[in-house]
Molecule: SAM riboswitch aptamer (S box leader)
C1' cells in the first nucleotide's frame, strides 16, 4: 500500500511543550477552541481486537489485563446516492416537488490476517 473478517453500544484525563486552528475527505450547517485547537511528550484510566487462564471442546461461555495496538469533547453529528413509509406545505385534485422518519449503499475509523 492491496484485499478478506468482524464491530462502529457502552466506557475512560490531568500535567508539561507548543501557538491557531479542530470535529477524516470536498461543498453547505451544526459545534468545540486564545478561560488555549492541532501536534509532541510524561503519568492515570477505559475498552477487551490479539492475548492469559478455567470449563468444554463442535464451538461457545466465564474470569482477568502482564505484554502488542486502540481509545479517553460532543455525535461514525447531519444534508448529498438509492429505496420506502408517515405527517406537513406548495399545486383546484391525481401526479410531481419539498420537510420529517426508517432502511441500505458509498466513504471512513479500530483490530485480526493477507499481499
Nucleotide at each position: 500500500u492491496u484485499g478478506u473478517u468482524a464491530u462502529c453500544a457502552c466506557g475512560a484525563a490531568a500535567g508539561g511543550c507548543a501557538g491557531a486552528g479542530g470535529g477524516a475527505u470536498u461543498a453547505g450547517a451544526c459545534c468545540c477552541a486564545u478561560u488555549g485547537a492541532a501536534g509532541c511528550c510524561u503519568u492515570a484510566g477505559c475498552a477487551a481486537c490479539c492475548c492469559u487462564u478455567u470449563a468444554c471442546u463442535u464451538u461457545u461461555a466465564a474470569a482477568g489485563a502482564a505484554g502488542g495496538u486502540g481509545c479517553u469533547a460532543c455525535a461514525u453529528u447531519c444534508u448529498a446516492c438509492u429505496a420506502g413509509u408517515u405527517a406537513u406545505a406548495g399545486u383546484a385534485u391525481u401526479u410531481c416537488u419539498a420537510u420529517u422518519c426508517u432502511a441500505g449503499a458509498c466513504a471512513g475509523a479500530u483490530a485480526a490476517c493477507c499481499c